[in-house]
Context: one part of a larger RNA
Formats: sequence, C1' cells, structure tokens
RNA sequence: UGGCGGGGGCCCGCACAAGCGGUGGAGCAUGUGGUUUAAUUCGAUGCAAAGCGAAGAACCUUACCAGGGUUUGACAUGCUGGCUUAAGCCUAUGUGAAAGCAUGGGGUGAUGUGGGGCUUGUCUCCACAUGGCCAGCACAGGUGCUGCAUGGCUGUCGUCAGCUCGUGCCGUGAGGUGUCCGGUUAAGUCCGGUAACGAGCGCAACCCCUAUCACUAGUUGCCAGCAUUAAGGUGGGCACUCUAGAGAGACUGCCGGCGACAAGCCGGAGGAAGGUGGGGACGACGUCAAGUCAUCAUGGCCUUUAUGUCCUGGGCUACACACAUGCUACAAUGGCGAGCACAACGGGUUGCAAACCCGCGAGGGGGAGCUAAUCCUAUCAAAGUUCGUCUCAGUUCGGAUUGCAGGCUGCAACUCGCCUGCAUGAAGCUGGAAUCGCUAGUAAUCGCGGAUCAGCUACGUCGCGGUGAAUACGUUCCCGGGCCUUGUACA
Repeated sequence: UGGCGGGGGCCCGCACAAGCGGUGGAGCAUGUGGUUUAAUUCGAUGCAAAGCGAAGAACCUUACCAGGGUUUGACAUGCUGGCUUAAGCCUAUGUGAAAGCAUGGGGUGAUGUGGGGCUUGUCUCCACAUGGCCAGCACAGGUGCUGCAUGGCUGUCGUCAGCUCGUGCCGUGAGGUGUCCGGUUAAGUCCGGUAACGAGCGCAACCCCUAUCACUAGUUGCCAGCAUUAAGGUGGGCACUCUAGAGAGACUGCCGGCGACAAGCCGGAGGAAGGUGGGGACGACGUCAAGUCAUCAUGGCCUUUAUGUCCUGGGCUACACACAUGCUACAAUGGCGAGCACAACGGGUUGCAAACCCGCGAGGGGGAGCUAAUCCUAUCAAAGUUCGUCUCAGUUCGGAUUGCAGGCUGCAACUCGCCUGCAUGAAGCUGGAAUCGCUAGUAAUCGCGGAUCAGCUACGUCGCGGUGAAUACGUUCCCGGGCCUUGUACA
C1' cells in the first nucleotide's frame, strides 16, 4: 500500500421487510449430466454453463459412425511437357445404393495477334498467346491440437462511482497528499474549508424513441360543414386524426420556507410534462491465465493415397435415472355454446393472396389486387361484454397416451415433420425442505407480428399492443456494493 475481520461509523441496491405472482409436486416441451451406442460430432460447467453457440438436425446442414469411391484433389496460384474436331454442352447403353466407373452416337465447339491462300467471306490453313483438357511438380486441404502462445469479439463485478496523471509539498524509502473534513447529490454531483493547484479516463450532457404544442406538406391518409351513396365509394375540403420534416418546450426558470448570504432540500404556482419526466443506446482503470483456435484471423505442433475430399445409409431425436428452463393444468373470478365490440408493431413478387366454389376440418380449386399509408396477411385480435347451459364431481375440469381416417411441405416424412377429424381419455384436487421475479402502465393476465425457414419439433426468442393491481413502517437481520476509520501471526 492492498486484501481480510462472526471490528466500528456513514450510505446505497427488489438486498431484507411489506405485498403480488411463481418454481420445487403432475403431464408434456426443450437443454444438460449420466448411462447406452458403430456413432449418439464439438464447445459452454457456481453466481456469469444448462429453451446457451443453434434466429429452424428428415436428405442437405454435419463437423460423428458404417460402407462404397477418389488422390494436384471439392477450392487458389505458379511452373514444365503434351493435346487443341479435345474438354464442356445434348443424349444413349451397361454397372451401381449413390458418388462414380466403362462404352457409344450426334450436333455445337471460345478470344486476340501475326502470316499465307484465294471463291474478299468476318471463309479457310499455319504459328504464337489467353482459355480448356491430360500427365508431372511446387502446393492445396484439415470444424486436427494448444483460448495457458495470440488478435478480434464477449461475459462478469457494474451504469457500481470510482481509477489515475502533471507540478508542488511531506517522508531515508515503499509511499502519502491531491481523492481528506463539514454539508449535499443518483453520481469523485456540486458548495465551503484545506499544502495543495490543476488536468485526464469515467458521472452528467450532446444521440434515438416516447409524452404537449404550433409551423411546413396533404396522397395511398383524414371527413367538421355541403352534395351524393350500400360504402370516405365519389365531388369537394386539408379543419381534425394521422404521417414526417424542421422547430418550441423543463432550466430549480418563478414564489415561500429551511440552510452558512453556499451547494442544495421541502412546499407551491403555472404547465402536456417538475426537479435525471419515462425508456433505450452508451460500460472508466482493472478482476476472473473467465469464454471463444468450431464465426473469422493467427504463432507453434500434427496430418498429406489421409486427420483431405465425394457419396449412400445411419447418428446428433437412444433412456433405469438426476438437474435446469418453460408450457398446460388441477377449475365456477371457471368450462362449453351463441350474439356483439375495441389494437399496435410488422411482413409480402421464387412472395402476400381477396371475392367466390368444394370440404365437418386441416386444406383444395380459384386467381382480383399489390414491388404496397393504395392490395393482401387481416372483417386482423384475444382477454372483454350480453344471453343460455353445467352445480362441485376426477366432473361438460384436465388434456397426456394410444387407435383409425385424412391434409400439407418436400426427390423422400420408417428411423425422425407439422396440422385436421373421429374415438380414447392418464397423472393432476394448488405442491416438503428450499427457492425466483417484480416498485407502475410495472407485476399479473390476454392475444398479435417478425427473424431463421421448402416444411417444422416455437410451449423458444425478439418485438407489439389490450386489460391492469397490491405494497414499501423501516434499515435490526440475510446477500452484494461504495466511502472513512481501526486491528492484522496475510501478500
């Protein structure tokens, strides 16, 4: 100087408390461990691995296994030699699971330069170069190893308020001071004091979304008044909604009190919004030899008729079990049937697909319109609401499992896809010890959209809106953290 203390003081955080809803019990989905296997590819392992890399494993992907092929190679560059009516393209046969291998037929068969021939055509012959093929050589290739050789990127403490420097001063020195003390703040935020005075990286602000207003603009959007209509469908209009561009607005600015005449705190006014308005992006010096050689790049090592590469099939989907994350439930604040109402974000030409017809349905036919504020998804919703029914039961709860019949995608759904109908109707009556999330448009609850994608294992994930709570006395205790101080057999 730091770390540590079941030392002290001060202070924060859904850390506890106060509340609400879960997990832990059941069934299923997904991931992991383990076991099994020819293979169940590899990585991630307390918090910070485990719905993680994977925002899509039937083939492909694919890295794994079995078998069948191949060796200048699936891909790049260069050199040497040969061929240039060769290869490729089209096509046939044999063999094969395919990859390929073998054999045959037909037409086509590139560009430039120089020279020759003439029937001057962009015709033909020769040479060279580019290109192509074959043989050979340098080399290619490796998701092989090392993240403890590395770059880059990332997690984490933590959006915690800290981490340092220059000069000066103090100390023999390590080092200290500044960064401390009194207030204050979300904040090393600011004020005052002070052997310190300044400065840098962080904090804050500058950026984006959202909440209010006026301006500009008015189609594909809108409709107050006027006309017309089945309909903003049309005439008309751009006031309103909305869209999207440039602005205004919030700064403790104003008033009162408290405070040290400070920083600031409390209350109030005005205001759409008030003291950081709400949310996001943004992550200091560093820590964990944290993670990643399988995104990529890269040193070294290893491999080179194989640890490369092509293909068929299988596997990554196994199943006594254990853990993690979710979904659906156990019902009456509910289930079922019928009627009625209200969103936002998005996506669409290899695409989204309307009307209409067929089918109980998944879906099929159909193809208007739309490169989209125009058309479609989508009359977009569901919780909601009105009426009816069920009456506490393993049930009209719950839907696992299984049988049969179908639909769709795709070369192909056996291993191993999703969806529909009929039948079947398991466990489950609120979950032990323990444990998680959340302070407001939040939790809870309800649906909708996107990426990936032929299809889908999505109940995942990333967004969007609808309905919409309870509680916080307080900081003694648990956990994590900041500052000062004290002890120290630790470094």
Small-subunit ribosomal RNA, 3' major domain from an uncultured bacterium, 491 nucleotides, folded computationally. The prediction has a mean pLDDT of 81. Rfam family: Bacterial small subunit ribosomal RNA. Its family is annotated with structural constituent of ribosome and ribosome in the Gene Ontology.